A computed fold for a 78-nucleotide RNA from Sulfurovum sp., annotated as c-di-GMP-I riboswitch aptamer.
Parts: sequence; structure tokens; C1' cells
RNA sequence: AUAAUGAAAAGCCAAACUUGUUGAAAAGCAAGGACGGAAAGCCACGGGUCUUUACCAAAAGUCAGCCGGGUUACCAAA
Repeated sequence: AUAAUGAAAAGCCAAACUUGUUGAAAAGCAAGGACGGAAAGCCACGGGUCUUUACCAAAAGUCAGCCGGGUUACCAAA
């Protein structure tokens, strides 16, 4: 230094819910709020969830806090 791992310390993110707002909807954004999280940082590439047109297929969208994968990254004990 790198990889695996995660005691300690510094910090970080932020579920449900409420309010406002966007959207046909799923849901997104902002504020409050903390269930939790070692990538709960980012990416829709694969699988899958959800919404809509359909209801056979197919298409458009959504979810990264569903799984896999890619990529970047703080600290450092065993």
C1' cells in the first nucleotide's frame, strides 16, 4: 500500500409517519422525524417488486433501504 474483516473514535445517511409540492399512478423532491444502515454513496446492466396502457403478449415508468453485478470511498484494534 492492497484485499478480507469491523472493536474504538470522528463523523455520515436516514425507514415508517406528518406537512408542502410534482405526477394518471407507482413514486419523486423539500422540511420535520429516526426504523435502521459499514457503503442505506453512485449506476437501471441482469433478475425481481410496484404503477399504467393492457389484462395474451408487449410497451412506458418506478424501486439502488429487494437480490446480483459495476464503480468510488472515512478510520483503524484484533

Its mean pLDDT, the model's own confidence on a scale to 100, is 87. It matches the Rfam family "c-di-GMP-I riboswitch aptamer". Its family is annotated with cyclic-di-GMP binding in the Gene Ontology. The model forms 95% of the base pairs in the Rfam consensus.